RNA sequence: AGAGUUUGAUUCUGGCUCAGGAUGAACGCUGGCGGCACCGAUAAGUCAUGCAAGUCGAACGGUAUAGUCGCAAGAUUAUAUAGUGGCGAACGAGUUAGUAACACAUUGGUAUCUACCUUUUAGUCAGGCACAACUAGUCGAAAGAUUAGCUAAUUCCUGAUGGUCUCGCAAGAGUAAAGUCGCAAGACGCUAAGAGAGGAGCCUAUGUCCUAUCAGCUUGUUGGCGGGGUAACGGCCCACCAAGGCUAUGACGGGUAGGGGGUGUGAGAGCAUGACCCUCAACGACGAAACUGAGAUACGGUUCGUACACCUACGGGUGGCAGCAGACGAGAAUAUUCGACAAUGGGCGAAAGCCUGAUCGAGGGAUGCCGCGUGUGGGAAGAAGGGCUUCGGCCUGUAAACCACUUUUGUAUGGGAAGAACUUUGACGGUACCAUAAGAAUAAGGGGUUGCUAACCUCGUGCCAGCAGCAGCGGUAAUACGAGGACCCCAAGCGUUAUCCGGAAUUACUGGGCGUAAAGCGUGAGCAGCCGGUUUUACUAGUCUUAUGUUAAAUCUCACUGCUCAACGGUGAGACAGCGUGGGAAACGGUAAAACUAGAGUGGGUAAGAGGCAAGCGGAACGUGCAGUGUAGGGGUGAAAUCCAUUGAUAUUGCACGGAACACCAAAAGCGAAAGCAGCUUGCUAGUGCUCUACUGACGGUCAAUCACUAAAGCGUGGGGAUCAAAAAGGAUUAGAUACCCUUGUAGUCCACGCCCUAAACGAUACACACUAGCUAUUGGGAGCAUCGACCCUUCCAGUGGCGAAGCCAACGCGUUAAGUGUGUCGCCUGGGAAGUACGAUCGCAAGAUUAAAACUCAAAGAAAUAGGCGGGAAUUUGCACAAGCGGUGGAACAUGUGGUUUAAUUCGACUCUAAGCGAGAAACCUCACCAAGGCUUGAAAUCCAGCUGCAAGCUCCAGAAACGGAGUCGCCUUCGAGGGUGCUGGACAGGUGCUGCACGGCUGUCGUCAGCUCGUCAUGUGAAUGGUUUCCUUAAGUGGAUUAACGAGCGCAACCCCCAUCGUCUGUUAUAUGUGUCAGACGAAACUGCUUUCGUAAGAAAGAGGAAGGUGGGGAUGACGUCAAGUCAGCGUGGCCCUCUGAUGCCUUGGGCUACACACAUGUUACAAUGGUUGUUACAAUGAGCUGCCAACCCGCGAGGGGGAGCUAAUCUCAUCAAAGGCAACCUCAGUUCGGAUUGGAGGCUGAAACUUGCCUCCAUGAAGCUGGAAUCGCUAGUAAUCGCUGAUCAGAACGCAGCGGUGAAUACGUUCUCAAAUUUUGCACUCACUGCCCGUCAACUCAAGGGAGCCGGUAAUACCCGAAGAUCCGUAUUAUAUAUGGAGACACGGUAGGAUCGGUAACAAGGAGUAAGUCGUAACAAGGCAAGGCUAGCGGAAGCUGGUCUUG
Repeated sequence: AGAGUUUGAUUCUGGCUCAGGAUGAACGCUGGCGGCACCGAUAAGUCAUGCAAGUCGAACGGUAUAGUCGCAAGAUUAUAUAGUGGCGAACGAGUUAGUAACACAUUGGUAUCUACCUUUUAGUCAGGCACAACUAGUCGAAAGAUUAGCUAAUUCCUGAUGGUCUCGCAAGAGUAAAGUCGCAAGACGCUAAGAGAGGAGCCUAUGUCCUAUCAGCUUGUUGGCGGGGUAACGGCCCACCAAGGCUAUGACGGGUAGGGGGUGUGAGAGCAUGACCCUCAACGACGAAACUGAGAUACGGUUCGUACACCUACGGGUGGCAGCAGACGAGAAUAUUCGACAAUGGGCGAAAGCCUGAUCGAGGGAUGCCGCGUGUGGGAAGAAGGGCUUCGGCCUGUAAACCACUUUUGUAUGGGAAGAACUUUGACGGUACCAUAAGAAUAAGGGGUUGCUAACCUCGUGCCAGCAGCAGCGGUAAUACGAGGACCCCAAGCGUUAUCCGGAAUUACUGGGCGUAAAGCGUGAGCAGCCGGUUUUACUAGUCUUAUGUUAAAUCUCACUGCUCAACGGUGAGACAGCGUGGGAAACGGUAAAACUAGAGUGGGUAAGAGGCAAGCGGAACGUGCAGUGUAGGGGUGAAAUCCAUUGAUAUUGCACGGAACACCAAAAGCGAAAGCAGCUUGCUAGUGCUCUACUGACGGUCAAUCACUAAAGCGUGGGGAUCAAAAAGGAUUAGAUACCCUUGUAGUCCACGCCCUAAACGAUACACACUAGCUAUUGGGAGCAUCGACCCUUCCAGUGGCGAAGCCAACGCGUUAAGUGUGUCGCCUGGGAAGUACGAUCGCAAGAUUAAAACUCAAAGAAAUAGGCGGGAAUUUGCACAAGCGGUGGAACAUGUGGUUUAAUUCGACUCUAAGCGAGAAACCUCACCAAGGCUUGAAAUCCAGCUGCAAGCUCCAGAAACGGAGUCGCCUUCGAGGGUGCUGGACAGGUGCUGCACGGCUGUCGUCAGCUCGUCAUGUGAAUGGUUUCCUUAAGUGGAUUAACGAGCGCAACCCCCAUCGUCUGUUAUAUGUGUCAGACGAAACUGCUUUCGUAAGAAAGAGGAAGGUGGGGAUGACGUCAAGUCAGCGUGGCCCUCUGAUGCCUUGGGCUACACACAUGUUACAAUGGUUGUUACAAUGAGCUGCCAACCCGCGAGGGGGAGCUAAUCUCAUCAAAGGCAACCUCAGUUCGGAUUGGAGGCUGAAACUUGCCUCCAUGAAGCUGGAAUCGCUAGUAAUCGCUGAUCAGAACGCAGCGGUGAAUACGUUCUCAAAUUUUGCACUCACUGCCCGUCAACUCAAGGGAGCCGGUAAUACCCGAAGAUCCGUAUUAUAUAUGGAGACACGGUAGGAUCGGUAACAAGGAGUAAGUCGUAACAAGGCAAGGCUAGCGGAAGCUGGUCUUG
């Protein structure tokens, strides 16, 4: 000191989370020692038992025991003590319930009191009456009570004296005491008074939590006079009088809470907190009261009431652990029913002493802080084990073992304190400490290892189990789950949870913001408040300075010092700051006085304007009525219909009436505080600019509250009602259409008066003042120059706009009209949702407005900009994309493929373009992966090892469908060792067309032969990124040129390669009779916008010439970065998984299947005929193939074909006369035909072990559908389409397919509006899994929290009335007249009744909200989101929403 998390990426805003420190803690795992601390935070709940306050015999009378004297009575001594009396018990100890207050803190004050203590002065004389104890009775279970009698005192009373005090003008009157001990001296007491110290009471100022959804409170209330009362002032109390007192600087009310010194954290300012220690207050089961006393309204006293508990003989009594221990309860949770008065302190006492759960100590607890230890050195065969591995090794790891050494701690033994002053006296304690001994001996865990955050591998699991502080991890290769190993951090602890501070500048005083992220009130007027121009003087409660008092101690900081160190403790010193008092200063602020004019205002002159209110007037348009002309339509829409019209519409003319709004001028214009304001004229009225500088003399700025105004819609009453138009009705559209479109149409729109008070009321920008470059446009006014005057020009002021320096800003942008730089004041913000909602309050006729939360939930929500993608956005461009044409498909039959269905199986893959005559360029067997059946298991084929083997193969026979099996025959080489080969057995292993193309390689399709895709340096930008690659022209082209913050470069384009077209040269088998030349091959030439003209800066375009060919001459090969998790694990290779010695998913074999067939689709073939068919005759090709082959002549057969065998390893021979369409001639004459050939029957041929399932061909016969094909759709731009045949691959056989070849040989293209695809630029975006995107609301299901709610229940504080304990006061009565008894009065606690207030719990029910992988209905929003969206308002509708009015541009 920061980090993670919103995004495809970026910057910002903003929340959430983490790393640090702390705790009276708790929980989990673990646990060696010591020191010092701390330890009921919850139930101020209830308490058994013991102890926590007594002491004094030197105040007193007795009593008891013992002793002495004495015959006894008795006296006396010692000890003990129930009672009387004195002092104490008001301290000490505990707790924090109450209390928001003079309770506390700080600072002052005094109308006061004060036992014991200190000190001073004076006194202490004389008498008397009682009551306990005790004795004798009585009552009671007990607690206790009561009657009679006796008695002492430092108990009580009277008298004397009177310094003091009280009364009184004075005279005067009244007012005290106690003795005890001692032989004595004297000591301790007593009484009165003064002073002191300490203590206490009271008063004052300041400080002291949240809440305004608490705004008014108060009747002893505020004050006075007089009394009472108190120690004392005082409404403290009472009578009377007055009507005051407090409050926005927060009264009153509600909630919460003991306060302070301090403590935690923090750089500090602050924030949080108030355990232990000190101090103050309050309390003692709850409520009330007095008595005693110096002191109490009294924790271990009294009385009464209430609740609870206990005892009881039922009559009545007793009790109060928030003292120390301890128990129960509740709780996550907090200790021993210990020792001692040795020390310190307290009470009593003359003292000895007694008492002391205060205190000092010990016990339990890792609760915290601090310290120590669990060994040290050596030790590589880098052991074993374990983990990983690329199988080589690496890690654990000098770690262990082993060797040498040490003894802190612990254990044992011995010694042994200080704490004691002060003669005695030590609980702790045989403790601390010291010495000796043995022995590595007694002693390590917890958490973590994806990032934040230090530390990584393997296995298991497979969105399961689980993890998680946040982001997130897990769906078969998980460093994130679980385990193991390794590593990291801390360590007798380590983690988790909870809470506080910090980080958080995330409430911002230090130290934030408000155009778009949350945030400027809709606007003005304005009281309080806050702030305030220039000069002078005086004062000084602010301010500054100095001195001094105080702010207890402890704590904190520093220095020194004591426990071995530290924690802990001791001594000394100390800061800031607060308050009080005294002195000083006068700049600033304030106050007072005087003055000034620059702020502000007034006045004179002048000017502009939709500023406001009222009245009058005007024309156009519109609607309606009446009348005329006139006839069949009009109106409306994308297209229609509803609607109007022959009862005469629309159109047109005239007249009349009506209401509303004011074209042109008109503008970024003007005015107004904003909302807002527009025909013309008049009246009334407000504000403003400029100019003159005459007057006033700071009169100013802002503004909580308050008041006023406030678009549209809406409400009330009364008018008015032309247009438009929510609602409503109808017509369309649609899947639906509660909408968009159309026809109607009511409120409303208009006026008057009264309400409402909200808007995207926006510049999303509060007001005022000052300062800080300009340029330009425009409105109003002035001055200057000039002019007859105006205009122009220059300049000043005030407004309204545009662009821009500096500066600011996250960016966009703002920029003298600031979002710049400053000052003053006000308002507002603090994550998103819930929500501008609930509840409450105020206002309103209502609608509703204003004010305004929480529970719960999420980790984001958001702003600006960037790259892409997309758009039913735009611009430009291209393409057989459309258009113009030609021919097809879709209808028929057949072929082939696919889906579906069927089947034992119909193997598998491919599914928009980019699957479907595709993998397959040949399924009868084989292929073959599928099915049925029969067989084999180291295997059909491969490598290796070990053992055995003269052994395989072939041939013959048997069984069988075959494989397999059985039998026989035959039977290797050799140098005879071995070896090779073969077979068998066993073992390593094989094998798999099994799965995953979403683990991969390779290959391929597609966009697309489209012109794009990038890089280096440099530059711009905070950055993502951008420029370059844009723009203009050009091109087929990111082709080239020009321009240019770019300059270059790469992959693509083009070229280089091949074929064709022309020519030349050379060579040449073949052809031909030769020459020769077709032809073939090689080499070369030729084309480059080279030439001419026009246009153009250029690139280039257009036209032309020449030429075989002209602008890339035609064609091919060649496929950038990438896209589709596109295709392929079944071509091949390959990771992982799976099947296989268990009758296989491996291998062999036979047969079947891949060829099925209600159907659907795709690609083709043949046709439907006369541009044709049939018959006859007659021409002209090219590419190719051939020895398991092509096959001639010739012969046979109608033919397929057969026989035959020449030739040919091919320019020679053959296929192959090489063709067909074509030409010529004839017939057919428009018909289901001399079209068409499916289907079927018969007879044959060929291949092949084998044509049944299931081949091809021939002949004869048969002669189906079909007469040009719906919606829709495909190909093609020239030697192309169309049409005609030929060849080849595969191949035994089997093309209508495919790959090639040539023959004949067109039509059309105006053009780019539209469809599709593509490219570039631009624009919008809430998309980035990228529009098959995103996303809204109802409904249905489940869960959760909060609000409402007929009611029901409870708490709190008051009010009114009733009741009225104890006690005190007052008034009577009685008596022994002090006092007691008794009666009464007014207050007062508890209690009761009543109506309200307020807070909470609960509740049928209804409504909204939030959440939940895959529900329903629609499609509202984001692109022009398909009707631009949104704000306010009103109506309506399943729902998003729609429509009307007005406003905003987001």
Molecule: small-subunit ribosomal RNA
Organism: wastewater metagenome